[in-house]
The part of an RNA shown here (small-subunit ribosomal RNA, central domain) has 350 nucleotides and comes from an uncultured prokaryote. The full RNA is in RNAcentral, with records from ENA.

Context: one part of a larger RNA
RNA sequence: CUGGGCGUAAAGCGCGCGUAGGCGGCUAAGUCAGUCAGAUGUGAAAGCCCCGGGCUCAACCUGGGAACUGCACCUGAUACUGUCUUGCUAGAGUCUGGCAGAGGUAAGCGGAAUUCCGGGUGUAGCGGUGGAAUGCGUAGAUAUCAGGAAGAACACCAGCGGCGAAGGCGGUCUUCUGGUCCAAUACUGACGCUGAGGUUCGAAAGCUGAGGGAGCGAACAGGAUUAGAUACCCUGGUAGUCUCAGCCGUAAACGAUGGACACUGAAUGGUGGGGACUGUCAUGGUCUCACUGUUGUAGCUAACGCGUUAAGUGUCCCGCCUGGGGAGUACGCUCGCAAGAGUGAAACUC
Numbered sequence: 001c002u003g004g005g006c007g008u009a010a011a012g013c014g015c016g017c018g019u020a021g022g023c024g025g026c027u028a029a030g031u032c033a034g035u036c037a038g039a040u041g042u043g044a045a046a047g048c049c050c051c052g053g054g055c056u057c058a059a060c061c062u063g064g065g066a067a068c069u070g071c072a073c074c075u076g077a078u079a080c081u082g083u084c085u086u087g088c089u090a091g092a093g094u095c096u097g098g099c100a101g102a103g104g105u106a107a108g109c110g111g112a113a114u115u116c117c118g119g120g121u122g123u124a125g126c127g128g129u130g131g132a133a134u135g136c137g138u139a140g141a142u143a144u145c146a147g148g149a150a151g152a153a154c155a156c157c158a159g160c161g162g163c164g165a166a167g168g169c170g171g172u173c174u175u176c177u178g179g180u181c182c183a184a185u186a187c188u189g190a191c192g193c194u195g196a197g198g199u200u201c202g203a204a205a206g207c208u209g210a211g212g213g214a215g216c217g218a219a220c221a222g223g224a225u226u227a228g229a230u231a232c233c234c235u236g237g238u239a240g241u242c243u244c245a246g247c248c249g250u251a252a253a254c255g256a257u258g259g260a261c262a263c264u265g266a267a268u269g270g271u272g273g274g275g276a277c278u279g280u281c282a283u284g285g286u287c288u289c290a291c292u293g294u295u296g297u298a299g300c301u302a303a304c305g306c307g308u309u310a311a312g313u314g315u316c317c318c319g320c321c322u323g324g325g326g327a328g329u330a331c332g333c334u335c336g337c338a339a340g341a342g343u344g345a346a347a348c349u350c
Base pairs, nucleotide, nucleotide: 004321005320006319007304008303012318014201016199017198021194022193023192025088026087028085030083031082033081034080035077036076037075038074040072041071042070049065050064051063052062053061054060091191092188093187094186096183097182098181103177104176106174108172109171110154114150115149116148117147119145120144121143125136126135162169163168206247207246208245209244210243211242215241216240220236221235222234223233258317259316260315261314262313263312266295267294268293269292270291271290272289273288274287276286277285278284299306300305323350324349325348332343333342334341335340
């Protein structure tokens, strides 16, 4: 390479958008590039293979054939693919009317709690633990009452509930704004799927500058524990956590499961819509579309398990894997302020 694979054994890019490319619905006509058939030329000789012959055999030598799966050209076939043209509406999209939603953005507002500040009441403890101590407190703490300030997060509602491509999103109101879903016509007429490169977004931590700093809290300090205790527990506490602007670009970024489409028994919950029929009309039953769970048939699987939200049955496109260690290391290159990220070996060894 071929082949075989990628939930857990090695293997799905963190997620989108999208260029090239690959692939692509129904219908009719043209063309004949691919495709297929036949013919001609060529495909040197030797060698390989088959059938003979010659050295006493064989190796070796030698005659003939086949093969050389290819290329060029000619003639023909026209189903499929391509191409060009015509039409269509089942894919895709647009219009109309609705629904739900922590989807995003910016600005304001609210209450509970916490800490701090000044004041009142009040007196000897508080705090903390397995038990203690460090710590706080007669310079009046803890507790309690009303007042003020600050920052951060939004109890209940809250739900294997919702929304988003993923990361993620939760007080409330307003601004601007994205997407899904349902119903019913009308319209466009294949406009589609995937997507190497490219590019956008991307938790937390971290970085730069400016602010902010209540609580929590790496580092650090102290107290304990212990043989020791650079920990677990306790008292403190700096970066950070928050905001703005700019970087970083990684995660067990997980459903450890790429995207799209089609097909394939059921049962039972939830969320959002719609319709008709029926009814002991309380308001339920039946039907249907989209999403989200559970249990399970066939089938699949090494097993576990998956099972119309497939890991079943198929098609198309992309990414990735190829024994363990060395190693996600070295070197080079690209990116970054740095931290580092991306790409990514070999010797050696088992």